Predicted 3D model of a 73-nucleotide RNA (transfer RNA) from Thiohalocapsa sp. Rfam family: tRNA. Rfam classes the family as a transfer RNA.

[in-house]
RNA sequence: GGGCCGUUAGCUCAGCGGUUAGAGCAGGGGACUCAUAAUCCCUUGGUCCUAGGUUCGAAUCCUAGACGGCCCA
Repeated sequence: GGGCCGUUAGCUCAGCGGUUAGAGCAGGGGACUCAUAAUCCCUUGGUCCUAGGUUCGAAUCCUAGACGGCCCA
């Protein structure tokens, strides 16, 4: 330098162009227990990497950029 993949909650990751973006773990509250752990219930938490574009409508499609990983040279 070229190609491919990834970037979504604190972490690990889902998410067909269409309501309000979700799960597990973690955090907070409660139940249970003599108490703790485990288990169960409820619950908080999001600039969907950035900027443009397409569209009635974009996390999702297109372009450029940033960062990370892999391959080629």

It was read from a public genome assembly. Model confidence (mean pLDDT): 83 of 100.